[in-house]
């Protein structure tokens, strides 16, 4: 240097055009002599940035940045 892939919640990941979810996690109450399971609430995201289509973009497009993978 070329080409794919990926960027969403504190971690792991879904969602793929109509105003975003789960598991863990953290928090609060019940339980328990105490802890851990458990069981109820609850907490938490400028969906990388920056343009562009679109009535409307987390999803299409292009650039830019970061990680990974393959070729040279």
């Nucleotide at each position: 240097g070329g080409g794919c892939g990926c960027u969403u919640a504190g971690c792991u990941c879904a969602g793929c055009g109509g105003u975003a979810g789960a598991g863990c996690g953290c928090c609060u109450g019940c339980c328990u002599u105490a802890c851990a399971c458990g069981c109820a609430g609850g907490u938490g995201g400028c969906c990388g940035u920056a343009g562009g289509u679109u009535c409307g973009a987390u999803c299409c497009c292009u650039a830019c940045a970061g990680c990974g993978c393959c070729c040279a």